[in-house]
Context: one part of a larger RNA
RNA sequence: GAGUGAACGCUAGCGGUGCGCCUAACACAUGCAAGUCGAGUGGGUUUAGACCCACGGCAGACGGCUGCGUAACACGUUGGAAUCUGCCCCGGACUCAGGGAUAACCCGCCGAAAGGCGGGCUAAUACCGGAUGGUCCCGCGAGGGUAAAGCUUUUGCGGUCCGGGAGGAGCCUGCGGCCUAUCAGAUAGUUGGUGGGGUAACGGCCUACCAAGUCGAUGACGGGUAGCUGGUCUGAGAGGACGACCAGCCAGAAUGGAACUGCGACACGGUCCAUACUCCUACGGGAGGCAGCAGUGAGGAAUCUUCCGCAAUGGGCGAAAGCCUGACGGAGCGACACCGCGUGAAGGAUGACACCCUUUUGGGCGUAAACUUCUGUUCUGAGGGACGAAAUUUUUGACGGUACCUCAGGAGAAAGCACCGGCUAAUUCUGUGCCAGCAGCCGCGGUAAGACAGAAGGUGCAAGCGUUACUC
Numbered sequence: 001g002a003g004u005g006a007a008c009g010c011u012a013g014c015g016g017u018g019c020g021c022c023u024a025a026c027a028c029a030u031g032c033a034a035g036u037c038g039a040g041u042g043g044g045u046u047u048a049g050a051c052c053c054a055c056g057g058c059a060g061a062c063g064g065c066u067g068c069g070u071a072a073c074a075c076g077u078u079g080g081a082a083u084c085u086g087c088c089c090c091g092g093a094c095u096c097a098g099g100g101a102u103a104a105c106c107c108g109c110c111g112a113a114a115g116g117c118g119g120g121c122u123a124a125u126a127c128c129g130g131a132u133g134g135u136c137c138c139g140c141g142a143g144g145g146u147a148a149a150g151c152u153u154u155u156g157c158g159g160u161c162c163g164g165g166a167g168g169a170g171c172c173u174g175c176g177g178c179c180u181a182u183c184a185g186a187u188a189g190u191u192g193g194u195g196g197g198g199u200a201a202c203g204g205c206c207u208a209c210c211a212a213g214u215c216g217a218u219g220a221c222g223g224g225u226a227g228c229u230g231g232u233c234u235g236a237g238a239g240g241a242c243g244a245c246c247a248g249c250c251a252g253a254a255u256g257g258a259a260c261u262g263c264g265a266c267a268c269g270g271u272c273c274a275u276a277c278u279c280c281u282a283c284g285g286g287a288g289g290c291a292g293c294a295g296u297g298a299g300g301a302a303u304c305u306u307c308c309g310c311a312a313u314g315g316g317c318g319a320a321a322g323c324c325u326g327a328c329g330g331a332g333c334g335a336c337a338c339c340g341c342g343u344g345a346a347g348g349a350u351g352a353c354a355c356c357c358u359u360u361u362g363g364g365c366g367u368a369a370a371c372u373u374c375u376g377u378u379c380u381g382a383g384g385g386a387c388g389a390a391a392u393u394u395u396u397g398a399c400g401g402u403a404c405c406u407c408a409g410g411a412g413a414a415a416g417c418a419c420c421g422g423c424u425a426a427u428u429c430u431g432u433g434c435c436a437g438c439a440g441c442c443g444c445g446g447u448a449a450g451a452c453a454g455a456a457g458g459u460g461c462a463a464g465c466g467u468u469a470c471u472c
Stems, first nucleotide, its partner, number of pairs: 001472004006468005013341006019334002021299001026297003030294003035058003040055006065252003075176003079172002083169003088165008096130001098128002105120006136145003150157002178224003185215003190212008227249004231242004254275005277288004305331001307330003313327001314325004344374004355364003378413001379409006388399001416461005421442003427456005437444002
């Protein structure tokens, strides 16, 4: 000098665009944040609409948050083979005939509650077996095995199998990116093989047996620290430091563990177990998880509203109408940052008053003020008033009567902060007297202090200015 997710002190007019718990992955009151489908199905209450319960389907694995862990194929980049893929697209073939249950509901019972048990009725795109079947699977072959579901007003929406695609995901691999040797040896599923198991898939992934390997000063193993990257800051560059916001990947969801369902999870607002904590209880037993959006307490130098709307974009479900969406779009708070504007403009004296200095004569403040003539950015009031809404003729705007435009009023309401010994732009007076104090370094202060304190003047920046912290 530049920079910051900053904080603190003094000060403060406006707008735009961004950003806003860096600390306790500490604990959380309250509300909301994931539903939807009656064009799959049964029932209940009402009957003019309609609503509710349950079975069933899809979604809930996305979106949103955080950075604990992780030095690892986690990430970045390169190459690869032994894989899976709901919804979507393309192509081919098929969609036959049946069966037994069960929830809701009714009856009874248990429990404080959460909830549960027994009996009875019933449906389906729920469940089950049968048939058929191919370029599908197994097998050298003979042969064997495996499917489906219906709904609807038109007419569409579907269902099953196979092949391909797109997008997504899993796996392997070369190379790359922290500190430490006051960590020098590490390793028994360890390294390899065979058989078997397991997985969507390769593989010590697991298991039995066999062999004795494997890694290491090109730093194994251990310890410390840390999410990684695109990038950001700085710098002429090389480099150094960092990884907030935005974007990609990874990891986590009170702590630890586990599987279920499913195309996909070992699943933030699902399940089970254990632990700690909080809450309810009729003491028998139960309920909960903000590192979602707001908000509270605590910690801290420090970080916001318990706001509006689904109008737009996007997502889920639905044939659609539509419903849901604290994603998102907006508004609010904060000079936290950057950018822009204003606090008036022109004229106006050998130059008022006050104040300061002085060699007592003058000098400074200073065209500064007064005064004259203007302007109206901003501001205040009134009137008008959007784009964003488009497929598509109609309808639909949270923001918002906002931005913006016009008229009127009125210089009226809008300047501070730091510094002035050298570095370093800017100096005098008074007070103080090694005191009180200053200080980034050198150093000032012990009676004329340009260095302390006040004042006048000046210098620098300016709605900011300084200080502190950190990086180059």

A computed fold for a 472-nucleotide part of an RNA from Candidatus Peregrinibacteria bacterium CG1_02_54_53, annotated as small-subunit ribosomal RNA, 5' domain. It was read from a public genome assembly. The source organism's lineage runs through Bacteria, Bacteria candidate phyla and Candidatus Peregrinibacteriota. The coordinates come from a structure-prediction model, not an experiment, and the mean pLDDT is 84.